The part of an RNA shown here (large-subunit ribosomal RNA, half A) has 1646 nucleotides and comes from Aphanothece sp. CMT-3BRIN-NPC111. Its mean pLDDT, the model's own confidence on a scale to 100, is 81. The sequence was found in a public genome assembly.
[in-house]
Context: one part of a larger RNA
RNA sequence: GGCUUAGGGUGGAUACCUAGGCACACAGAGGCGAAGAAGGACGUGGCGACCGACGAAACACUCCGGGGAGCUGGAAGCAAGCAUUGAGCCGGAGAUCUCCGAAUGGGGCAACCCUGAAUACUACCUGUUGAAUAUAUAGACAGGCCAGAGCUAACCCAGCGAACUGAAACAUCUUAGUAGCUGGAGGAAGAGAAAUCAAAAGAGAUUCCCCUAGUAGCGGCGAGCGAAGCGGGAAGAGCCUAAACCAUCCGGUAUAUCCAGAUGGGGUUGUGGGACAGCAACAUAGGACCAAAAAGACUAGACGAAGCAGCUGAAUACUGCACCAGAGAAGGUGAUAGUCCUGUAGUCGAAAGUUGAAUUGGCCUUAGCUGUAUCCCGAGUAGCACGGGGCACGUGGAAUCCCGUGUGAAUCCGCGAGAACCAUCUCGUAAGGCUAAAUACUCCUGUGUGACCGAUAGUGAACCAGUACCGCGAGGGAAAGGUGAAAAGAACCCCGGGAGGGGAGUGAAAUAGAACAUGAAACCCUAAGCCUACAAGCAAUGGGAGGACGAUUUAACGUCUGACCGUGUGCCUGUUGAAGAAUGAGCCGGCGACUUAUAGGCACUGGUAGGUUAAAGCGUGAUUGCUGAAGCCAAAGCGAAAGCGAGUCUGAAUAGGGCGAAUACAUCAGUGUUUAUAGACCCGAACCCGGGUGAUCUAACCAUGUCCAGGAUGAAGCUUGGGUAAAACCAAGUGGAGGUCCGCACCGACUGAUGUUGAAAAAUCAGCGGAUGAGGUGUGGUUAGGGGUGAAAUGCCAAUCGAACCCGGAGCUAGCUGGUUCUCCCCGAAAUGUGUUGAGGCGCAGCGGUAAUGGUUUAAAUCUGGGGGUAAAGCACUGUUUCGGUGCGGGCUGCGAGAGCGGUACCAAAUCGAGACAAACUAAGAAUACCAGAGGUACACAUUACCAGUGAGACGGUGGGGGAUAAGCUUCAUCGUCAAGAGGGAAACAGCCCAGACCACCAGCUAAGGUCCCCAAAUUGUCACUAAGUGAUUAAGGAGGUGGAAUUGCAUUGACAACCAGGAGGUUUGCCUAGAAGCAGCCACCCUUGAAAGAGUGCGUAAUAGCUCACUGGUCAAGCGAUUCUGCGCCGAAAAUGAAUGGGGCUAAGUGACAUACCGAAGCUGUGGGAUAUGCAAAUAUCGGUAGGGGAGCGUUCCGUUGUAGGUAGAAGCACUAGCGGCAAGCAGGUGUGGACGAAGCGGAAGUGAGAAUGUCGGCUUGAGUAGCGAAAAUAUUGGUGAGAAUCCAAUACCCCGAAACCCUAAGGGUUCCUCCGCAAGGCUCGUCCGCGGAGGGUUAGUCAGGGCCUAAGGCGAGGCAGAAAUGCGUAGUCGAUGGAUAACGGGUCAAAAUUCCCGUACGAUUAGUGAUUUGUGCAGAGGGACUCAGAAGGUAGUGAUCAGCCGGAGAUUGGUAGUUCCGGUGCAAGCUCUCGAGGCGUUGAGGUUUGGAGAAAACAGACCGAGCCAAGAAGCGAGUCCGACCCCUUACGAGGGGGAAGUGGUAUCUAUCAUGCUGACGAGAAAAGCUCUAAACACGUUAAGUCAUUAAUCCCUGUACCCGAAACCGACACAGGUAGGGAGGUUGAGAAAACCAAGGGGCGC
Repeated sequence: GGCUUAGGGUGGAUACCUAGGCACACAGAGGCGAAGAAGGACGUGGCGACCGACGAAACACUCCGGGGAGCUGGAAGCAAGCAUUGAGCCGGAGAUCUCCGAAUGGGGCAACCCUGAAUACUACCUGUUGAAUAUAUAGACAGGCCAGAGCUAACCCAGCGAACUGAAACAUCUUAGUAGCUGGAGGAAGAGAAAUCAAAAGAGAUUCCCCUAGUAGCGGCGAGCGAAGCGGGAAGAGCCUAAACCAUCCGGUAUAUCCAGAUGGGGUUGUGGGACAGCAACAUAGGACCAAAAAGACUAGACGAAGCAGCUGAAUACUGCACCAGAGAAGGUGAUAGUCCUGUAGUCGAAAGUUGAAUUGGCCUUAGCUGUAUCCCGAGUAGCACGGGGCACGUGGAAUCCCGUGUGAAUCCGCGAGAACCAUCUCGUAAGGCUAAAUACUCCUGUGUGACCGAUAGUGAACCAGUACCGCGAGGGAAAGGUGAAAAGAACCCCGGGAGGGGAGUGAAAUAGAACAUGAAACCCUAAGCCUACAAGCAAUGGGAGGACGAUUUAACGUCUGACCGUGUGCCUGUUGAAGAAUGAGCCGGCGACUUAUAGGCACUGGUAGGUUAAAGCGUGAUUGCUGAAGCCAAAGCGAAAGCGAGUCUGAAUAGGGCGAAUACAUCAGUGUUUAUAGACCCGAACCCGGGUGAUCUAACCAUGUCCAGGAUGAAGCUUGGGUAAAACCAAGUGGAGGUCCGCACCGACUGAUGUUGAAAAAUCAGCGGAUGAGGUGUGGUUAGGGGUGAAAUGCCAAUCGAACCCGGAGCUAGCUGGUUCUCCCCGAAAUGUGUUGAGGCGCAGCGGUAAUGGUUUAAAUCUGGGGGUAAAGCACUGUUUCGGUGCGGGCUGCGAGAGCGGUACCAAAUCGAGACAAACUAAGAAUACCAGAGGUACACAUUACCAGUGAGACGGUGGGGGAUAAGCUUCAUCGUCAAGAGGGAAACAGCCCAGACCACCAGCUAAGGUCCCCAAAUUGUCACUAAGUGAUUAAGGAGGUGGAAUUGCAUUGACAACCAGGAGGUUUGCCUAGAAGCAGCCACCCUUGAAAGAGUGCGUAAUAGCUCACUGGUCAAGCGAUUCUGCGCCGAAAAUGAAUGGGGCUAAGUGACAUACCGAAGCUGUGGGAUAUGCAAAUAUCGGUAGGGGAGCGUUCCGUUGUAGGUAGAAGCACUAGCGGCAAGCAGGUGUGGACGAAGCGGAAGUGAGAAUGUCGGCUUGAGUAGCGAAAAUAUUGGUGAGAAUCCAAUACCCCGAAACCCUAAGGGUUCCUCCGCAAGGCUCGUCCGCGGAGGGUUAGUCAGGGCCUAAGGCGAGGCAGAAAUGCGUAGUCGAUGGAUAACGGGUCAAAAUUCCCGUACGAUUAGUGAUUUGUGCAGAGGGACUCAGAAGGUAGUGAUCAGCCGGAGAUUGGUAGUUCCGGUGCAAGCUCUCGAGGCGUUGAGGUUUGGAGAAAACAGACCGAGCCAAGAAGCGAGUCCGACCCCUUACGAGGGGGAAGUGGUAUCUAUCAUGCUGACGAGAAAAGCUCUAAACACGUUAAGUCAUUAAUCCCUGUACCCGAAACCGACACAGGUAGGGAGGUUGAGAAAACCAAGGGGCGC
């Protein structure tokens, strides 16, 4: 380390439970609100927070009922109380009811501010008043007004109105008048009493259900859309006006018998009615109106039968013996209760309120008959034209209805409709209105039910959930139940700082101990048995030695381990093909996918023989049952139809033919399966559309503020000088321009490195660009997605941008990918054809399954008969092609003046002979295949119906095409195998060879292939070959390897080889050459001698020479050469970690031939068994299997039987276990745990079975004690505290920042501030510490900031204008700071506050008193407030520094030193007073007087006089009050008390101020109020009011702690980032650079 067993931990599955949900049924109710709602904020208790309740009358008040003993909510505890004089509690009616909210006095950032009494606004009514404009009207004002406004789940009506989607694309169409937005109403809404529907018969308002009917129709006649009348039911209800006519009142006028208006009467209809005229009549009926109102019901309640004992922790169980029942519903009680409790059946009950409407009364309405004539009967209407919409109906022949524009009737002798239109006929009577019920829905109340869920389920929410948390916002949105009967919740002891644990005790049980019932698995430990250190692999399986145990479900017993041997490349998906290095899964547990409705088809089962009901009614417990014939299907078909009919259509036909009939076989229901429509098996887009939310990021703009160290350059202009007739021009100076230069802050982002699970979701470091401008930045605001903004990159619009985000349509769609859960049995494919905007999809066919029918129809073997034009072959044809003969014709060439005549070793037609080739050649022509017939009798075949899958194929053989006669290539045909096929062989190896696995066997025989060992079987036999380890990789090419065969030559007249000898002369042949002599090259290649010898086969030389060869002789003595074919070998032969006959090894154990034996598979046989088919039996056959079809079963939850059998003497669940007659899914029995439920059987219904979906939720591993611990400014020592100290405290050193890493403040945050206590968690370590936990404390304002003042951008906006609606714009106004206005300073002081408290000294406003003085105030009108940028020079004061003076203190182990040493201090406000006052403005006129215009002031203009005005600051007082180094005393070391010196001058910067100044420039630079002035008119007042002085009193609300370049803000963090403004010392320096320091703060939490 492995396996096993046992015991634990972790974890929270399972089973049980339910407090909560879900779905319905029946009733009720169907609204609340200006009498202030819904919804909230803040409060209220004796005791903190939360929930609930309540509202300053605040855990409650009053009255009336009920009830009867306890009560002060959840919620204990402590404290204090209430109650039989009736509490708490329940019901009814009242009272109170802060603030916000329609929110309504004004404002506003909801729950606040201001003001001070206000129904804000609108509508309506009344009154008064009242423009242009005379009467009037609009308007204004006042009063009245129980009117409206806002909220609310669905249902309803109306206005506007999508898109994805479907059509396999898309535009008409569809989705769909859906979603959505908006307006409005009610308990229902809407519709509604015929200008209806019909059809020769009739009905008689509307609505809803069934049916008609998926019909008639509409429709790119595609996808789809889709009525109506009748019929059956529910319900049932009808009415009022306008007009004609009459009367009254009022107004007008032309004074009429006219016109208009108001009121009343009249009148209301289609066999037309009414007016009018005449006659008759005073009753009847009704109401939906008003008032009262019974019974009954509801809102609290009351009575209400009957059991004990034993057993048990406890009894309701069991046992025993009883009882009640108009009550055996249910819940509770220590287990399961008719008889214990609450209840139940039954009976009774209301002061008050609600309901109920019978009934009563009032009021209102209501009638007839006859009539000639006349009048009335709903007008910019009906109709028509054009353009649209809606009707099922898409413009169509399109009626009917509605809208827009235009046109435009009739009045009963009229008008409309009946699907264009016309006629006849019929029906009705438009252009006014009202109307219950039947119908739709459920936010809500009560009661009840469930083959609904049971904590990953059921609501998102069983629990303090729309919470925590996320987001700017709209919006999104969790997790989390169980001690026990009862807390009896563990006194006490021990270990420990605690946490935690061990005893004790409680309890039936503590392994029920609060992290609490059961307590699975992953995962982590501990102990024991066996194994494991020479042995390699999906880790198992078959065999099995050894070792160790047990005592029983069955004895030839079982369990654990497992040396060694054989065999053996996970699962899923998807594929031609996966161990694949193709996908998916870390592991475990839970959840997780073919459903439901409607309508068809088919099959089976059942009922009836014609079948059957639908809605509805009755009944009922929400089930069944009965009624209900409307309707549907069938019973007759044919035809386009009229129509005819066992026939009919076609047709001239009686013909022929088509479709029918000839007996039908139907219908309803249930179940299964399949199709269609719906999300339709589950998960998954990117998109599209609608309505909203966002400009705290960023873009641009608007308003208002603010910022830019320092240095440099030196434009215009000006001055002076020169110069010119004058200019120009030149020089110097002055001057200070500039999208100027260098460079901090600030803004940016060019380069590199680092970082890349970062310190950081964009930074750091080192450099870099701009830095007075088109500059940066703060605050407030504007622009919004089909849009904005954009110095333009498709950039930016909240870490999102070729169209933001959120929610919705929505479960969009997905011909695409993934996933799809128990078992067994039978059969079993395809990867082809064809069509396709088709190619990875689909339709039809092919191939599969099931059922029925047919009955020999069928496949193979075999036989017979056919046609063919392939292979091969052939060359007559069509073409191609080689050689030869003849050779037309042509070329070349000779002669010729030409005609022409010749030649030819050139090309060559045609033809002849010989020889070839062909997919698109065939006179001839197979094998196979195909067709037909026989044969063959089976699970075959065929037909019909239903249900599929497949339509990616792969390799091998053969025949072809393409390619290169390449490919593991591609494409056809055909066969096989794989696919979907295991077994044996080929070492291993889907497709090759053999062979088709129902199961078992320690039986036999074989196939392919093998037989030395691995490794079963021959070291078998015979004959050869090979010598190469060939065997056990290849070619061209090469070779005296070797065996065999053949042909041919030489050879005893002596071959071949070897040795000896010769190999000559002409001649150095000729040419060429410098030379060329056999041998550079060219031509020629002769002759002679001889046995033989080339004008030379090689080597060689400059050329010769030289050595050789051919050839000849001799020696030797028998075979020697050459060529061709062939078997087996050799060379050719190089790849990357070491290397592959499979290895050992082999001379056969290689190769060839022959022979015999054996081995060898899941084949065949044998023995036993199972299933399927043929009905059983017998017998026979069959039983590999993916997609797929069919059949039979197992299990889960719930329901009926039934709370039944069983169960506290122990259910379910969980863990273990050697049973089962079961093939399997599975099912028993037992033991332990557990502590209350719960089978089996027979049936029924489904949220019914998981290993995979980068599934989902939770838990737990691994990685791993690994990376990391967030700026490298730095720590060290000693002491203290403490259980414990690198980290806390103190001290002493050291180090760091210092235009910050310091101080103040706005925003933002919200208690983080201070003190005490603490150390679980947080803090990247530690921790005694903390921005952490607990408790207590802390923020004090007339003057500071904001409001009570003002206005900017902008917002809102009475009236108003515009618009389908919602709304948009905007006047008067009203809000709105980032601006304007505006009165306090110094010191002291708590642990924590100070311009706030205290001390001292001031100022402002208001009121009052006193005094003085004056016409004042408002309205209104003016002034003023009041403004840019840049630059330069100066004054004054002050901080700080420095120098000097003064005061105090200190001192020496060292070179100097008692002074020219060192250290510290040397301070002081607002306000008031008058004096001084640089400077600025000012003679180009400060200030003043006067005149002018319609003119009061002011302003302006004119005239006159003529020097002042403003102003920082200084001085004095404030004030020697205070402060002050230092010294002294006390101390609990934190502090407290006392005393208190000097308290002056100079210097230069800087900053502030003078200064809203001055100079220059062009881009020409807010508003309003406070403040000042004021005539007329108006208003008020004039014993008032104003002003001045003085005294006194008073002075509202909010903020105020703390952090603020950060550990407290924005960045998910105690994060190297970001964050507006103010202050800002020393040395060096131009400097706010840089370096080092001060004050001050830190050493970065390993």